[in-house]
A computed fold for a 1814-nucleotide part of an RNA from an Armatimonadota bacterium, annotated as large-subunit ribosomal RNA, half A.
Its Rfam family is "Bacterial large subunit ribosomal RNA".
The prediction has a mean pLDDT of 81.
It was read from a public genome assembly.

Context: one part of a larger RNA
RNA sequence: GGCGCAUGGUGGAUGCCUUGGCACUGAGAGCCGAUGAAGGGCGUAGCAAGCAACGAAAUUGCUCCGGCUAGCUGCAAGCAAGCUUUGACCCGGAGAUUCCCGAAUGGGGCAACCCGGCGCCGAUCAUGCGGCGUCACCCGCGCCUGAAUCAAAUAGGGCGCGAGGAGGCAAGCGGGCGAACUGAAACAUCUUAGUAGCCCGAGGAAAAGAAAGCAACCGCGAUUCCCUGAGUAGUGGCGAGCGAAAGGGGAUUAGCCCAAACCGUUGUUGCUUCGGCGGCAGCGGGGUCGCGGGAAGGUCCAUAUGGGAGUCAGAAAUCUACUGUCCAGCCGAAUAUGUCUGGAAAGUCGAGCCGCAGAGGGUAAUAGCCCCGUAAGCGAAAGACAGUAGACUCCCGGAUCUCUCCCAAGUAGCACCGGGCACGUGAUAUCCGGUGUGAAUCCAGGGGGACCACCCUCUAAGGCUAAAUACUCUCAGUGACCGAUAGUGAACCAGUACCGUGAGGGAAAGGUGAAAAGCACCCCGGAAGGGGAGUGAAAGAGUACCUGAAACCGUGUGCCUACAACCGGUCGGAGCCCUAUGGUCCUUGUGACAAAGGGUGACGGCGUGCCUCUUGGAUAAUGAACCGGCGAGUUAUGGUGUGCAGCAAGGUUAAGCCGAGAACGGCGGAGCCGUAGCGAAAGCGAGUCCGAAUAGGGCGUGAGCAUCUUCGGAUGCUCCCAGUUGCACGUCAUAGACCCGAAACCAGGCGAUCUACCCAUGGCCAGGGUGAAGCGCGGCUAAUCCCGCGUGGAGGCCCGAACCGGUCACUGUUGAAAAAGUGUCGGAUGAGCUGUGGAUAGCGGCGAAAAACCAACCGAGCCUGGAGAUAGCUGGUUCUCCCCGAAAUAGCUUUAGGGCUAGCCUCGAGCGUUCAGCUACGGAGGUAGAGCACUGAAUGGGCUAGGGCCCUUGAUAGGGUACCAAACUCAAACAAACUCCGAAUGCCGUAGCUUCAAAGCUCGGGAGUCGGACUGCGGGGGAUAAGCUUCGCAGUCGAAAGGGAAACAGCCCAGACCGUCAGCUAAGGUCCCUAAGUUAGGCUAAGUGGAAAAGGAUGUGGGAUUGCCCAGACAGCCAGGAGGUUGGCUUAGAAGCAGCCAUCCUUUAAAGAGUGAGUAACAUCUCACUGGUCGAGUGGUUCCGCGCCGAAAAUCCAACGGGGCUUAAGCCUAACACCGAAGCUACGGAAGCAUGUGGUGGCAGGAGACCGAGACCUCUGGUGUCCUCAUCGUCGGCCCGGCUUGCCGGGCUGGGGGUGUGGAGCCUUGGUCUCACUGGCUUCUGCCGCAUGCCGCAUGUUUGGUAGGGGAGCGUUCCGCCUUAGGUUGAAGGGAGACCGUAAGGACUCCUGGACGAAGCGGAAGUGAGAAUGCCGGUAUGAGUAGCGAAAAGUGGAGUGAGAAUCUCCACCACCGAAAGCCCAAGGUUUCUUAAGCAAGGUUCGUCCACUUAAGUUUAGGCGGGCCUAAGCCGAGGACGAAAGUCGUAGGCGAUGGACAGCCGGUCAAUAUUCCGGCCCCACUGCUUGACGUCAUUACCGAAGGGGAGACGCAGGAGGGUAGGCGAACCGCGUGAAUGGUAGAGCGCGGCCAAGCCCGUAGGGUGAGGGAUAGGCAAAUCCGUCCCUCGUGAAGCCCGAGAGGUGAUGGGGAGCUGCCAUAACGGUGGCGAAGUCGCUGAUCCCAUGCUGCCAGGAAAAUCCUCUAGGGAGCCAAGCAGUGCCCGUACCGCAAACCGACACAGGUAGGCAGGGAGAGAAUCCCAAGGUGCGC
Repeated sequence: GGCGCAUGGUGGAUGCCUUGGCACUGAGAGCCGAUGAAGGGCGUAGCAAGCAACGAAAUUGCUCCGGCUAGCUGCAAGCAAGCUUUGACCCGGAGAUUCCCGAAUGGGGCAACCCGGCGCCGAUCAUGCGGCGUCACCCGCGCCUGAAUCAAAUAGGGCGCGAGGAGGCAAGCGGGCGAACUGAAACAUCUUAGUAGCCCGAGGAAAAGAAAGCAACCGCGAUUCCCUGAGUAGUGGCGAGCGAAAGGGGAUUAGCCCAAACCGUUGUUGCUUCGGCGGCAGCGGGGUCGCGGGAAGGUCCAUAUGGGAGUCAGAAAUCUACUGUCCAGCCGAAUAUGUCUGGAAAGUCGAGCCGCAGAGGGUAAUAGCCCCGUAAGCGAAAGACAGUAGACUCCCGGAUCUCUCCCAAGUAGCACCGGGCACGUGAUAUCCGGUGUGAAUCCAGGGGGACCACCCUCUAAGGCUAAAUACUCUCAGUGACCGAUAGUGAACCAGUACCGUGAGGGAAAGGUGAAAAGCACCCCGGAAGGGGAGUGAAAGAGUACCUGAAACCGUGUGCCUACAACCGGUCGGAGCCCUAUGGUCCUUGUGACAAAGGGUGACGGCGUGCCUCUUGGAUAAUGAACCGGCGAGUUAUGGUGUGCAGCAAGGUUAAGCCGAGAACGGCGGAGCCGUAGCGAAAGCGAGUCCGAAUAGGGCGUGAGCAUCUUCGGAUGCUCCCAGUUGCACGUCAUAGACCCGAAACCAGGCGAUCUACCCAUGGCCAGGGUGAAGCGCGGCUAAUCCCGCGUGGAGGCCCGAACCGGUCACUGUUGAAAAAGUGUCGGAUGAGCUGUGGAUAGCGGCGAAAAACCAACCGAGCCUGGAGAUAGCUGGUUCUCCCCGAAAUAGCUUUAGGGCUAGCCUCGAGCGUUCAGCUACGGAGGUAGAGCACUGAAUGGGCUAGGGCCCUUGAUAGGGUACCAAACUCAAACAAACUCCGAAUGCCGUAGCUUCAAAGCUCGGGAGUCGGACUGCGGGGGAUAAGCUUCGCAGUCGAAAGGGAAACAGCCCAGACCGUCAGCUAAGGUCCCUAAGUUAGGCUAAGUGGAAAAGGAUGUGGGAUUGCCCAGACAGCCAGGAGGUUGGCUUAGAAGCAGCCAUCCUUUAAAGAGUGAGUAACAUCUCACUGGUCGAGUGGUUCCGCGCCGAAAAUCCAACGGGGCUUAAGCCUAACACCGAAGCUACGGAAGCAUGUGGUGGCAGGAGACCGAGACCUCUGGUGUCCUCAUCGUCGGCCCGGCUUGCCGGGCUGGGGGUGUGGAGCCUUGGUCUCACUGGCUUCUGCCGCAUGCCGCAUGUUUGGUAGGGGAGCGUUCCGCCUUAGGUUGAAGGGAGACCGUAAGGACUCCUGGACGAAGCGGAAGUGAGAAUGCCGGUAUGAGUAGCGAAAAGUGGAGUGAGAAUCUCCACCACCGAAAGCCCAAGGUUUCUUAAGCAAGGUUCGUCCACUUAAGUUUAGGCGGGCCUAAGCCGAGGACGAAAGUCGUAGGCGAUGGACAGCCGGUCAAUAUUCCGGCCCCACUGCUUGACGUCAUUACCGAAGGGGAGACGCAGGAGGGUAGGCGAACCGCGUGAAUGGUAGAGCGCGGCCAAGCCCGUAGGGUGAGGGAUAGGCAAAUCCGUCCCUCGUGAAGCCCGAGAGGUGAUGGGGAGCUGCCAUAACGGUGGCGAAGUCGCUGAUCCCAUGCUGCCAGGAAAAUCCUCUAGGGAGCCAAGCAGUGCCCGUACCGCAAACCGACACAGGUAGGCAGGGAGAGAAUCCCAAGGUGCGC
């Protein structure tokens, strides 16, 4: 280390539980709000925060009326203090109070805040201050006024009145506007859908509604809702789809009022013959309908002590009485029964009782009788509702006749264009709208689906109307609904925490115990925690708490493991350890024994996970870290098929109704399907249609058999002739439709705190350089021009910090940082950068343009919704067994990875050999082959037209030809698209035989398959390439395991039901690995075997054939190899041997005019050839077998599996034997199918035998039972009597108790009688049922399997039987075990656990997980690894403490110093200070902290805001717009700007321009003093009006100052030491101060006075304009830093010194000097100045002045008084803000010391701060 066992931790599954949810049912209720809502903010308690309640009258909230009772002060303990029988707390009813915000309403506003006016009251001398009330807008009504426009009227205005409106609200309702994804397999009409969404409005419901309606020649009689009609009629790219109505059955029922005619009247007006008549506006009466009605006028009838109706419509106010209901409550039976177990009894056993109550809950386990309740019954001061009655109120004529009048007008209709009706413009009626046109009045008008006529029906252009219907809340109840990953998102302080700028998104998290009895006390420890003790039934129930699984992490131990590799298992297996749910035995136990038991397992054989997708996966193709839980074919309606069931020529109800009831009961027959078809239809009908037809044909009229037949048919028999409803299952359609998954589209909102651009208002840019125009002077010129020198200071100029940017490189890349760091770099007075406030919004904005940016992802933002969009695509899809079992093809397809039909599979029914094989016979055919007869191509020869070329030629013509070549001919050949020919196989037909489930056909239900792969054969394409591609035939794989081929889907053999330590074989093998032969005869020498070609070779074996050879071959050795001649030519030379030609002759045994070598050429050597020697075979050619060379690849061998093999272990031939598989056989077993065979169910009756029940009698005893009687004693009540008036006695009566007698009941023994009714058994008979069934047996046969079809089962949750059996003597769940079953699975025992809960028969499903980069949680691995966030740096000592690198102090060191210091705005919101603490947070530590706990801290007339206005925003009236709303006048809001009165010093732990000290200032009020005025065109005040001023750009340079700094030999203080020197020009330190007031400097600006005046919206003495006079760069006037004086006899000040304390740091008092001079010098002030320039540079208020106006008091000085609200702590370049962090980033403005330096660069220092939390 592995496996096993035991025992722990972690973790929170499982089981059990439920306070919470979900879905419904019944009843009731259904708006709230200016009398201030909904919803919030802030407060309220004796004690912190939260929730709940309440509201300054605030935590027992207050008052009254009821109820109920003994306790109470909420959740919620504790302490404290109280209330209550004089009725608290609690419950119900009615009131009071009810801060602030919010429609929010006095004005404003950044909701919960700020600022007011008026009246009254309080307080003050008075102002300031406080309290109460009131003050928005619109609308309506009344009154008064009142324009344009004489009057009138209107608009407008004012006053008064109004419980008027405004805002909120889940669903449902009416209306306005109105998508898209999607479907149509694309898409545009269409669909989705008038849906989603937005908006308006109303109500408890809404809407609709009393026919200008339907219908059809019959009729109905408002509307609404349900069922049906009906998926019908229709509509529709006649596609997808959409889809009525009438009628019928039900629910509920309810009808009315006006306008007009006519009459009367009021006001006004016109006319008038003054009698009246008419118009207009209003009022009253009348009147309200369609067999037309009414008016008017006639004719006739009728009448009330009556009738009817009603206040929720139709007219309208109420009251009383009674009854009932609701809102609190009350009463309410029966065991404190015995026993057992137990911690506990409600459980067990036994004995009782109640019940109009046995619903439910609680109580220490399961309770009718313990508690709350339940059934039944009772109940209200106040309030609300309903009903009834009465009061009350209202109404009451009808018929008939007709000259006449009325009966809803810019309406109906029409035209065009749209919309809605189921109806898409269609032949399109009806309804609605826009534009235009435009009737009729009953002799009229509308409708009846174009239109017209007839007929029928109704009466538009005004209005109201309950119920039946929809939805939600409350109460009560129910559930084959959930039970903490479920059920609401939320069982718990959840719309919370948290995320986001915002709209918006949105969790996790239940359980001690019966009772806290929540561990007193002791021990260890700083604590946390632990060990004892104690409580408790249990602590292994200890607040991390029921049960407590798994992953994961430990400890102990049995076996194994240190020469060994690998899907880690399986099969075999030695050794070691152990002994059970099995077996045997006995002495029956904690027993013994055995092996075919359990654990481990050396060693050996075989063996490449699972899923998915695929032709094919160990694949190096997908998915999964592991474990646990969750996680996917459902539901509704309709169709179709099958099974079962009911009824049957019929079957069945729907809505609804009824019945104590959410029915599983009963009604309900509307409707549906079937019973008849044919036809387009009218229609006809066992027929009908077409047709002239009786013809013929189509579609129908049931089938079969038999007989007869005139072939038309007839007769008989048999079987049939059936549907419909329900349930279940298969499948289809419509719905999200098996689950998860887009990118997108549309609607409505939210976003410009980022960023783009713009608007308004502010701010910033060290320093240095260059030197434009202009100007001055000089030169030059007639004068210019021009030139020079100065001056000047321009510029999208130059260099370079801040600032802005981001060039290059590196680092970083799980970063310090979701864009940075370091170095380098670009711009840096401009088109510059930046703060604050604002504008622009997605079908859009903005864009110096990159498709950039619009809140860290923009070719169209984000959020929510439509929405579960759609996805021909990918992934996933959960228990078992049995039977069968594919396809990867055809046709069509915007089709090719999809689909439909067919093919192939399965299940059922029917037919019954139809299928197949073989044999025989008979057929059709044009392939292989072959051939060249056709067609075509093609070679050679011959022959020969034609042509070319050559020759000849004047021409015609001729000749030649080794050129091309037709036809013909000969020879030899070719063809998929040639055939004179032509098989095999296959195909068709007939017959016979074989096979007997093996096939086939038809109909019906259900599929899957349309990617195929390789091998062999036959072809095409390709290159007669491909593991290529495409067809045909076959096979295998696919979907097939086994054996062989080393390994190896497709090759060879062979098809696995299970078991066996049996046998035989196939392919292939038999030396070893490795089962089986070391068989025979040849061949091979190459390791050929055990890769390969052309080609090559005296390899070798065999055969054939042909030479030479004892007359001596072949090879070797010895010798010769000559002469003409150096042949001729050529050549410089060529002599056998460069080359050309010729190649003879001679000698000879033989010898080439020469085979090779060689030479310059010769020479030389050699060969051919010959002789000798030797002595037997030696050559050639050709065929066959086996070998050799040819033969090079990348990490040693790597081309037999290895070892190794050579007369083989190679190759060939032959024979015998053996091995070899899941094949075959044998034996046993399981299942399917077939055949054969055996058995059989129910009812009734009869018979037989047996079991049993009841009654009676009797014996023995028992009995905690009951009754009667007797007796004893006791406890109450009543009455009487007595007396020591609280006792006694007596009587009556009631309840218990003891004893005894008798009786009854129950238990117990024996006997007798009756019944044998019922049940079971045997047998017999009859009837029914069906039997091709079921249960067995036997035989035969079959049983690989993916997609897929079919069948049978297991298990889970819940329900019924059921209050089941069982269960505290221990349920479910969990752990373990060697048991059982063919599987899913099922028992039993022990331990744990501590309350539930099987089995059986049925039912219903949220019903079974290993995979979905699944979801949630837990836990591993990596790993004690990376990292611990700027490399500015620490060290020593002391202290505290349980503990110190890190805390505190001291000393030293180091770092920043235009910052890493100080101030301040935003933002944050207590982080500030003190004390205490150390769990968590702090990247280490921690005694420390920006952490935790507690207490404290922010002080203003003068600082900022509250005054004013900018951009912009809001906006009375108003304009516009479907709505929402948009714009905008008056007016208002709104700083980043304008205006505006405080300085210095001190002080606290924490604040200071705020407190304190000193010195000032502003506004207002009062008083005092003084001036002026007091009835006047006036002392004075004085606009919301006029005027002025306020009031503005950029750049530049110069001047005057100041701040600041430096120096000082001058001044002051200290000091000269522990050391050699030092009294000097030594050294050290220090040499200051505001506002205010007075003064008015440098400098800058400016004419003064008077008169007139038509402009400044009225007026003006003001301003403007004009005129006159005076006045020259002066005076005057205005502005104006600074200095000086004062403030200041003050403050501060180096230093000295007292006290407390310390190692040191510290705290708190006192005294207190000098205070001058020089230099330098700003970016600050004068200065909003001056100069220059062009781009020409806010507004309003405060202020001054002028009048209008007011006006009797007013002004000035002094004194006194008053002076409100909010902010104020702390951080603020950062550890407190924005960046998820104690984050190397970002963050506006101000201050600006010293040395060097141009400088704010840079380096070093000061003040001050820090050393960056390992």
Lineage of the source: Bacteria > Bacillati > Armatimonadota.